[in-house]
Context: one part of a larger RNA
């Protein structure tokens, strides 16, 4: 780990519903007795009590009414419409172990100190070396003490080290030799020492050189029995079959947040009919959101005029006047912003009546959910982060399989009753892989762009436009020339076109700045603007806009599923084909309406969950049956049945079964880290 076996909504009472039966304004007996038959029951007596027929009201009490109050008023409950009660099945709850298994605990009463912690009493044990305290003696010494020396003596939680205890380090051993050992290594070894033997202390208690340590391999409260089937708002299992519907993950309350309780949402029966409900249309209403907008409330930017305010001048005493590259409420002109702004204002909601279509709604039984998830839009948190977190809306998944997306719950399509070697389309596809177009036309792109990226760069191309300049000769190329007053002025050591400040005039020209750049120590050179000639057709700037290009660095080589494409990429136009469990044929079944059948119509994925209808398994009671010419089980098998399941024949096997009906239940495993059940 497999296989068999065995395993989990039952009982007995009470309430309440529905369903069949009995009798009914009435139902019904409990205990307990007696008859009969026989141990199991059946009829029979028993009205004791329940239940209903009458309500109300705290209740005395009244009573078709009572109550409240003072009330004849009003109000609340009834009447005025009468079914109920016994019993039997199911559903569902309360009381009990109350599907089943599972705690850590908790209290009782008892049994342990042969381990271990402490203590008593009363034995034993500690090789062999080292050290050499007091004291006491003999010298020395002192007035006398003190004190020195030398011997002699044998202290000590003394020192080194066997036995003995202990367990510092490391290795090895982890199915071990051991549920704590073995080797080497260490620490103690006359002592608060170590050991036998006998005793003593215990469970909220002992014991403890103090570690929550030890109290039988068990200790922040031993073990054994019992309370006990403790209790679990927890996990984890809960055993055939089909058929019809089919959720919720929200709201409120909660010591309440992974649990409940009421409501919503699902179901089943009853009423019961268009009074309700929903989509459509159509006439109407309400609304302050998107947007827009400055009229109002704030915010903000120019601008014009401008009261005050700063600042200066003026015989600065004062009153006042003049000015001002400061500043500015306010007023007016131009543009703007806004969830807590509104002079406006949609579209979608919402709501009325009307029509047309389908159909709801209330009592009554039984649930189950109240952990959601992603996506699309609108928002609010958060970084206009997140497979983030929150709410509003609409859709999938949850509870949906099938096509498509290379795989891929939450995205596209589309909801699967079963059969079919039909057909037709959706999404998305139509060179190979791979069903299906190497379709047609007109352009783009050259980047393998397609086939990841951004700000920001670029004579990349393609379309469309603005404009300037051009045969009076443009643009780019060549020659040629660029000159004078001058080395302007100042400033410098110098500054001569070119360090630097101010200024930038004139005159000769086809044309040349008081100079565009290089350059010198300052000049000198180059070289530009500009102008002639040459040459001969288009140049130059810009705007918009397709599709391209760079910006482009991560660690095994890949950013189209792949091959491989210059279309087998992109764009617009358009023809044909493929493509599914979608609709369609045909052919079955099975629900729910009509219906007397036929048969017509509408259905028939589904977790939780409701509701129905069978199918095996043990027993029982009655009928009808099989069986030694072979029952049950047990092995094989091609056969029915929509499924649970069921024959039929052969063998085995050797005495009981089976089939219908109607009852009753220790009644269905593949799961529960199930089962000290048995086998491999």
């Nucleotide at each position: 780990g497999c296989c068999a076996g065995c395993g989990a909504g039952u009982u007995a009472u009470a309430u309440u519903a529905u369903a069949u039966g009995g009798c009914a304004a009435g139902g019904u007996u409990a205990a307990a007795g007696a008859a009969u038959g026989a141990u199991c029951a059946u009829u029979c007596u028993g009205g004791a009590g329940c239940c209903g027929u009458a309500g109300u009201g705290a209740g005395a009490g009244c009573g078709a009414g009572c109550g409240u109050u003072a009330a004849a008023a009003g109000c609340g409950c009834g009447a005025u419409u009468u079914a109920g009660u016994c019993a039997u099945a199911u559903g569902a709850u309360g009381u009990a172990g109350a599907c089943a298994c599972g705690a850590a605990a908790c209290c009782a009463a008892g049994u342990g100190a042969u381990c271990u912690a402490u203590c008593c009493a009363u034995g034993a044990c500690c090789a062999g070396g080292u050290u050499g305290a007091a004291g006491c003696a003999g010298u020395g010494g002192u007035a006398a003490u003190a004190c020195a020396c030398u011997g002699u003596g044998g202290a000590g939680g003394a020192c080194c080290g066997a036995a003995c205890c202990a367990g510092u380090g490391a290795a090895u051993g982890u199915u071990g030799c051991a549920a704590a050992a073995u080797u080497c290594u260490u620490g103690g070894a006359u002592g608060a020492g170590u050991u036998g033997u006998g005793g003593a202390u215990a469970g909220g208690a002992g014991u403890g050189a103090a570690a929550g340590g030890c109290u039988a391999a068990u200790c922040a409260a031993a073990c054994u029995u019992g309370g006990u089937a403790a209790u679990a708002u927890c996990u984890u299992g809960u055993u055939c079959u089909c058929u019809c519907c089919g959720a919720a993950a929200u709201a409120a309350c909660u010591u309440u947040a992974g649990g409940g309780u009421u409501a919503g949402c699902c179901u089943u029966g009853a009423u019961g009919u268009a009074a309700u409900u929903a989509g459509c249309u159509g006439u109407g209403a309400u609304g302050g959101u998107a947007g827009a907008g400055c009229a109002c409330u704030g915010g903000a930017u120019c601008u014009a005029c401008a009261a005050g305010g700063g600042g200066g001048c003026u015989u600065u005493a004062c009153c006042g006047g003049c000015c001002u590259a400061c500043u500015a409420a306010g007023u007016g002109g131009a543009a703007c912003c806004a969830a807590a702004c509104u002079c406006c204002g949609a579209a979608u909601a919402u709501u009325a009546c009307a029509g047309c279509u389908a159909u709801a709604a209330u009592c009554a039984g039984g649930a189950g959910a109240u952990a959601g998830a992603c996506a699309g839009u609108g928002g609010g948190g958060g970084a206009u982060a997140a497979g983030c977190u929150u709410c509003a809306u609409u859709g999938u998944c949850a509870a949906a399989a099938g096509g498509g997306g290379a795989a891929c719950a939450g995205c596209c399509c589309a909801g699967a009753u079963c059969g079919u070697c039909g057909a037709u389309u959706a999404a998305g596809g139509u060179c190979c892989c791979u069903a299906a177009u190497u379709c047609u036309a007109u352009g783009c792109u050259a980047a393998g762009u397609g086939g990841g990226a951004a700000a920001g760069g670029a004579a990349g191309u393609g379309a469309a436009g603005u404009u300037u300049c051009u045969a009076a000769g443009a643009c780019a190329g060549u020659u040629g020339g660029a000159a004078u007053g001058u080395u302007g002025g100042c400033u410098u050591a110098g500054a001569a076109g070119c360090a630097g400040c101010a200024a930038c005039c004139a005159u000769u020209u086809a044309a040349a700045g008081a100079g565009u750049g290089c350059g010198u120590a300052a000049c000198a050179g180059c070289u530009c603007a500009c102008c002639a000639a040459u040459c001969g057709a288009g140049a130059g700037a810009c705007u918009u806009u397709g599709c391209g290009c760079c910006g482009a660095u991560a660690a095994u080589a890949u950013a189209c599923g792949g091959g491989g494409c210059u279309a087998a990429g992109c764009a617009u136009a358009g023809a044909a084909c493929c493509g599914a469990a979608a609709u369609c044929a045909c052919g079955a079944g099975u629900u729910u309406a009509u219906g007397u059948a036929a048969a017509u119509a509408a259905g028939c994925g589904g977790u939780a969950g409701g509701a129905g209808a069978g199918c095996g398994u043990a027993a029982u009671a009655u009928a009808u049956u099989c069986g030694c010419a072979g029952a049950a089980g047990c092995u094989g098998u091609a056969c029915u049945g929509u499924a649970a399941a069921g024959a039929g024949c052969a063998g085995u096997g050797g005495a009981g079964a089976a089939u219908a009906u109607a009852u009753u239940a220790g009644u269905g495993a593949a799961g529960a880290u199930g089962c000290a059940u048995g086998g491999c």
Notes:
A computed fold for a 680-nucleotide part of an RNA from a marine sediment metagenome, annotated as large-subunit ribosomal RNA, domain II. Rfam family: Bacterial large subunit ribosomal RNA. For this family Rfam cites "Crystal structure of the ribosome at 5.5 A resolution" (Yusupov et al., Science, 2001). The RNAcentral record of the full RNA draws on MGnify. The prediction has a mean pLDDT of 85.